Bacterial large signal recognition particle RNA from a soil metagenome, 268 nucleotides, folded computationally.
RNA sequence: CCGUGCUAGGCGGGGUGCUAGCGGUGCCCUGUACCCGCAAUCCGCUCUAGCGGGGCUGAAUCCCCUCCCGAGGGGCUCAGGCCCCGGGGUCAGCGUCCUGCUUCGGGCGUUGAUGGUUCGGUCCCGCGGCGGUGAAGACCCGUGAACCAGGUCAGGUCCGGAAGGAAGCAGCCUUAAGCGGUCCCCUUCAGGCGUCGCGGGAGCGCCGAACCGGAGCCACGAAGCGGCGGCAGCGCCCCGGGUACCGGCCUCGACGGAGGGUGCACGG
Numbered sequence: 001c002c003g004u005g006c007u008a009g010g011c012g013g014g015g016u017g018c019u020a021g022c023g024g025u026g027c028c029c030u031g032u033a034c035c036c037g038c039a040a041u042c043c044g045c046u047c048u049a050g051c052g053g054g055g056c057u058g059a060a061u062c063c064c065c066u067c068c069c070g071a072g073g074g075g076c077u078c079a080g081g082c083c084c085c086g087g088g089g090u091c092a093g094c095g096u097c098c099u100g101c102u103u104c105g106g107g108c109g110u111u112g113a114u115g116g117u118u119c120g121g122u123c124c125c126g127c128g129g130c131g132g133u134g135a136a137g138a139c140c141c142g143u144g145a146a147c148c149a150g151g152u153c154a155g156g157u158c159c160g161g162a163a164g165g166a167a168g169c170a171g172c173c174u175u176a177a178g179c180g181g182u183c184c185c186c187u188u189c190a191g192g193c194g195u196c197g198c199g200g201g202a203g204c205g206c207c208g209a210a211c212c213g214g215a216g217c218c219a220c221g222a223a224g225c226g227g228c229g230g231c232a233g234c235g236c237c238c239c240g241g242g243u244a245c246c247g248g249c250c251u252c253g254a255c256g257g258a259g260g261g262u263g264c265a266c267g268g
Stems, first nucleotide, its partner, number of pairs: 001268006009057003012030005020046005034054005063261006072252005078247001080246002082242002085240006093234002095231003098227008106218003115212008123201009133190005140181004149174004157166003
């Protein structure tokens, strides 16, 4: 080195879940890989690994170890991303509002702009007129008296021999005080009412008129630039919360790749 027969080993692995822990049944990944029985009210084990029975293969493509790659799973909750969240700051960015200037457009103006002078109004005080409002009264309407209001007084009572007379309840009519209503008209009063008039004051902001004078005026729209301008809606910054979707970190890791390692007996 070759042949024959054996043996250790192998005939799937991994993640997750369960468990004190391990393996299996479950779920998932990988991808093809002996069969039967057992198992969630779990099953079997106790330190390296399912247990029981059977079968195949067998020292190498196949068994063992190390490294690489990496499907997939799990974890952290990270000065990262993200947001259905909250608080604070910032107006150096966006937005919006105010405002100034410039340019363009627009409007007013020789039928007279801005400006100036005078007067009046607007403002305040006092007085008065008118109106309005409110209150009260009067007028008007209704109601309103067991007796102590009036009239008329049935019945009954009293006086009288009678004729007749007297007081008078109920009823009816009327009315006083009071109560309620109306309030058009009338009277009185009140006042942060309106308006007008008269007198006084304040004042030059606004409005109007007249006069002077003779060419500007307004800031309505758009754009640009500006303001130690405003506003926290967005953005940005700070602090906190959520999420595990993306990224990150940690961890396990199938399949695949590379390197290395591992027998016994007999014969030639």
About this RNA
Its Rfam family is "Bacterial large signal recognition particle RNA". Rfam classes the family as a non-coding RNA gene. Its family is annotated with SRP-dependent cotranslational protein targeting to membrane, signal sequence recognition and signal recognition particle, plasma membrane targeting in the Gene Ontology.